[in-house]
Transfer RNA from a Thermoplasmatales archaeon, 76 nucleotides, folded computationally. The sequence was found in a public genome assembly. The coordinates come from a structure-prediction model, not an experiment, and the mean pLDDT is 81. Lineage of the source: Archaea > Methanobacteriati > Thermoplasmatota > Thermoplasmata > Thermoplasmatales.

RNA sequence: GCCCCGAUAGUGUAGCGGUCCAUCAUACGGGCCUGUCGAGCCCGUGACAUGGGUUCAAAUCCCGUUCGGGGCGCCA
Numbered sequence: 001g002c003c004c005c006g007a008u009a010g011u012g013u014a015g016c017g018g019u020c021c022a023u024c025a026u027a028c029g030g031g032c033c034u035g036u037c038g039a040g041c042c043c044g045u046g047a048c049a050u051g052g053g054u055u056c057a058a059a060u061c062c063c064g065u066u067c068g069g070g071g072c073g074c075c076a
Stems, first nucleotide, its partner, number of pairs: 001072007010026003018056001027045006049065005
């Protein structure tokens, strides 16, 4: 340098262009329960890397950038 894959709450993760102001777990906050703690139950908080494009509509499709992983090549 070229090619491929990936980036979603603090962490991990699901997600056919419309059912998504986005799933689940965990974490955190509040409550219930319990003699106490833990466990359990209920409620809540919190995220689509970034800039464009396509579209009536984008987490989802396309392009650039950034970051991470892998493969190939170059270093005469």